Predicted 3D model of a 74-nucleotide RNA (transfer RNA) from an archaeon. Rfam family: tRNA. Gene Ontology term of the family: triplet codon-amino acid adaptor activity. Rfam classes the family as a transfer RNA.
[in-house]
RNA sequence: GCCUCCGUAACUCAGUUUGGUAGAGUGCGUCCUUGGUAAGGACGAAGUCGUGGGUUCAAAUCCCACCGGGGGCU
Numbered sequence: 001g002c003c004u005c006c007g008u009a010a011c012u013c014a015g016u017u018u019g020g021u022a023g024a025g026u027g028c029g030u031c032c033u034u035g036g037u038a039a040g041g042a043c044g045a046a047g048u049c050g051u052g053g054g055u056u057c058a059a060a061u062c063c064c065a066c067c068g069g070g071g072g073c074u
Base pairs, nucleotide, nucleotide: 001073002072003071004070005069006068007067010026011025012024013023020057028044029043030042031041032040050066051065052064053063054062
């Protein structure tokens, strides 16, 4: 330099195929339960969907460029 995959909650990841209300588990907070913990249960908070631009009534999703990471080739 070229090819390819990935980037979504504090962490690990779904969702992209088929554009239409952003989700799960863990963790965190409050409460229940206990003599007190742990375990268990209920509820809740937490997101510029890597950045910028484009297409569209509407973009995490489609297109382009860039940034970062993994793998491969030379």
It was read from a public genome assembly.